[in-house]
């Protein structure tokens, strides 16, 4: 300077009026004044993991079912993080990978190809017969073409009629040794001519880890009004039958200016005190904590300890807004070497019991580190 790679941090600033919420204090006790505090890197999805609260449950094991899979660490834990290993990308910096097991078993491999799992001969090589010299028939090869993601080890030599791990060297693969790492895992040597392709994000297996429910949790207070209970006032006729419920007669209300018949309802009460559940509503869970900052030490690192300092929303129909002024990136327009002149103007989004992750959203800017390539000293 151009191109790229990886972390990190702002995400408008001051200062005046207006207004909302929470605390404290005040006295003139109210829609009062005075101080003070007041959203985020994600509060967001609600995907994971905890705290914490209920409920359930004697312990252990099997099995069902979910889930998580290289290795060490890290942490209250994770499906987070760090460091490494292996595989792949890329000159590189750096980045990506659901990365246990295919010789337990089952299953599946599309199309195209002759053939797709203990395969197979289209083209083709070679041998032998036959032959109207096109060719055809019988055997042998799998080297060479040809399909495909994928053709039952590769390259080169030897061998052969033509070939072929038949045989060699070298890679790949298996098996077992040493060696270094704590382990994935790497290096070296021996021994096998090679014998068993993919796919486990199809079922399986193996290993480890998981009770359910969630702050509308759970605990406490508790009206009016209607139930309900418990005593106490006052009422609860007469007569048979029956243990008693009850039933029957007669008589009384309801029920009405009076009589009369039938039918149907009622036997407690608009009483006083108290009790007890539920509902509104209210407190408590609630916000100081795996907390922030700064500082040293130990650790590659994530992280972990020490010391000092700081307190940093708790609303509940749910506050955290809004105008105005000056300024700042940024943008546009003029002019245009450059100052400069007008305009415009700041994303994404908002707490609801905390927290620790991941992942999604984001205008515009700023800072570190590294890499690659011209070009100059």
């Nucleotide at each position: 300077g151009c191109g790229g790679a990886g972390g990190g941090c702002c995400g408008g600033a001051u200062g005046g009026c207006c207004g909302c919420g929470g605390c404290a204090g005040g006295c003139c006790u109210g829609u009062c004044c005075u101080g003070u505090c007041g959203a985020g890197g994600a509060a967001a999805g609600u995907c994971c993991g905890g705290a914490c609260u209920c409920c359930a449950c004697g312990a252990g094991g099997c099995a069902a079912c979910g889930g998580u899979g290289c290795c060490g660490g890290g942490u209250a834990a994770c499906g987070c993080c760090c460091g490494g290993c292996g595989g792949g990308g890329g000159c590189a910096a750096c980045c990506c990978c659901a990365g246990g097991g295919a010789a337990a078993g089952c299953g599946c491999c599309a199309c195209a190809g002759a053939g797709a799992a203990c395969a197979g001969a289209c083209c083709g090589c070679c041998c032998g017969c036959a032959u109207c010299c096109g060719u055809g028939c019988a055997g042998g090869c799998a080297a060479g073409g040809g399909u495909g993601a994928a053709a039952c080890g590769g390259u080169g030599g030897g061998g052969u009629a033509a070939g072929a791990g038949c045989c060699c060297a070298c890679c790949g693969g298996g098996g077992g040794g040493c060696u270094g790492g704590c382990a994935a895992c790497a290096g070296c040597g021996c021994c096998c001519g090679c014998a068993u392709g993919g796919c486990a994000a199809g079922c399986c297996c193996c290993a480890c880890c998981g009770g359910g429910a969630g702050c509308a949790a759970u605990g406490c207070c508790g009206a009016a009004u209607a139930g309900g209970g418990a005593u106490c006032g006052c009422g609860c006729g007469c007569g048979g039958g029956g243990a008693a419920a009850c039933c029957c007669g007669c008589a009384g209300g309801g029920c009405c200016g009076c009589c009369u018949u039938g039918c149907c309802c009622c036997a407690g009460c608009a009483g006083a005190u108290c009790c007890g559940g539920g509902u509104a509503g209210g407190c408590a869970g609630c916000u100081a904590g795996a907390u922030c900052c700064g500082u040293c030490c130990g650790g590659c690192a994530a992280c972990g300890g020490g010391c000092g300092g700081a307190c940093c929303a708790g609303a509940u129909g749910a506050a955290u807004g809004g105008c105005c002024a000056u300024c700042c990136a940024g943008c546009c327009g003029c002019a245009g070497a450059a100052c400069g002149c007008g305009g415009u103007g700041g994303a994404c989004a908002g707490g609801a019991u905390c927290c620790g992750g991941c992942u999604u959203a984001c205008a515009g800017g700023c800072c570190c580190u590294c890499c690659g390539c011209a070009c100059a000293u």